[in-house]
RNA sequence: GUGCCUGUAGCUCAGCCCGGAUAGAGCAACGGCCUACGAAGCCGUGUGUCGCAGGUUCAAAUCCUGCCAGGCACG
Numbered sequence: 001g002u003g004c005c006u007g008u009a010g011c012u013c014a015g016c017c018c019g020g021a022u023a024g025a026g027c028a029a030c031g032g033c034c035u036a037c038g039a040a041g042c043c044g045u046g047u048g049u050c051g052c053a054g055g056u057u058c059a060a061a062u063c064c065u066g067c068c069a070g071g072c073a074c075g
Base pairs, nucleotide, nucleotide: 001074002073003072004071005070006069007068010027011026012025013024020058029045030044031043032042033041051067052066053065054064055063
């Protein structure tokens, strides 16, 4: 340099192919109950410009283009 994959909550990930209803799960965290105090258990809380920018569209995490970061392969 070229090709491919990945980037979504604090962490690990689903959702993307085939656009549509308020963006989700587990863990962690926080608040409450319980307890002499903790742990465990029970109840509750999503905290996010979906890597960045632009385009298409009535509508974009999802489609298109460029860029950034990480990984793999080739040279």